[in-house]
Molecule: SAM riboswitch aptamer (S box leader)
Organism: Saprospiraceae bacterium
RNA sequence: GACUUAUCCAGAAAGGCAGAGGGACCGGCCCGUUGAAGCCUUGGCAACCUGAUCGCGUUUAGCGCAAACUCGAUUAAGGUGCCAAUUCCGUUCUUGAGCAAUCAAGAAUAGAUAAGUC
Numbered sequence: 001g002a003c004u005u006a007u008c009c010a011g012a013a014a015g016g017c018a019g020a021g022g023g024a025c026c027g028g029c030c031c032g033u034u035g036a037a038g039c040c041u042u043g044g045c046a047a048c049c050u051g052a053u054c055g056c057g058u059u060u061a062g063c064g065c066a067a068a069c070u071c072g073a074u075u076a077a078g079g080u081g082c083c084a085a086u087u088c089c090g091u092u093c094u095u096g097a098g099c100a101a102u103c104a105a106g107a108a109u110a111g112a113u114a115a116g117u118c
Base pairs, nucleotide, nucleotide: 001118002117003116004115005114006113007112008111013042014041015040016039017038021031022030023029026090027089028088043083044082045081048079049078050077051075052074053073054072055071057069058068059067060066087110091108092107093106094105095104096103097102
């Protein structure tokens, strides 16, 4: 980098350096000199993967033990991620409501993160 799967209306910021941008892209709308990006320190959130603990179940011919595995719960030690605004809002299609403007739901597209494969 490509592909696959899952999730995305919850949650969580202080300090130092720095000095004008940032919110992916485009449009909008916001954030920012009462200090943006970036870097560093400390803290926190979450629970995707690993680990640990516990429980139901399955398998190992039967029972017991034990082990492995699926699922669930707890934990937060390790690997990531994240800590303005729903992924800040939108676009297209379908369905429904409405005289209409428009609104609601679902799907698709794009993006982000994790895990896996190449």